Overview: The RNA shown here (c-di-GMP-I riboswitch aptamer) has 87 nucleotides and comes from Mangrovimicrobium sediminis. Its mean pLDDT, the model's own confidence on a scale to 100, is 84. Rfam family: c-di-GMP-I riboswitch aptamer. Rfam describes the family as follows. GEMM was predicted in a large-scale screen for bacterial structured RNA regulatory elements. The organism belongs to Mangrovimicrobium, within Bacteria.

[in-house]
RNA sequence: UCCGUACAAGGGCAAACCCAUCGAAAGGUGGGGACGCAAAGUCAACGGUCUAAGGGGCGCAGGCCCUACGACGGCGGGAUUACCGGG
Numbered sequence: 001u002c003c004g005u006a007c008a009a010g011g012g013c014a015a016a017c018c019c020a021u022c023g024a025a026a027g028g029u030g031g032g033g034a035c036g037c038a039a040a041g042u043c044a045a046c047g048g049u050c051u052a053a054g055g056g057g058c059g060c061a062g063g064c065c066c067u068a069c070g071a072c073g074g075c076g077g078g079a080u081u082a083c084c085g086g087g
Base pairs, nucleotide, nucleotide: 002087003086012037013036017032018031019030020029021028022027035074041080042079043078046076047075048072049071050070054067055066056065057064058063
């Protein structure tokens, strides 16, 4: 530096859901809880998905449509860091 994660060892993270809280929402945070994960550690520049406060358009109205500077790393690629044994 690369491969591999095994009927290995020590472990790590924590989905749905519930409670509290922040947020317009998506979603985040804390606690409980485990569906799973060999990077389910970190990163929002690329693609994708979600939301639409604000803005724009339509409508008599109820509302509808578009839009990210918002969100998702447990959507993908990518960047970067990393435990143990073996090669």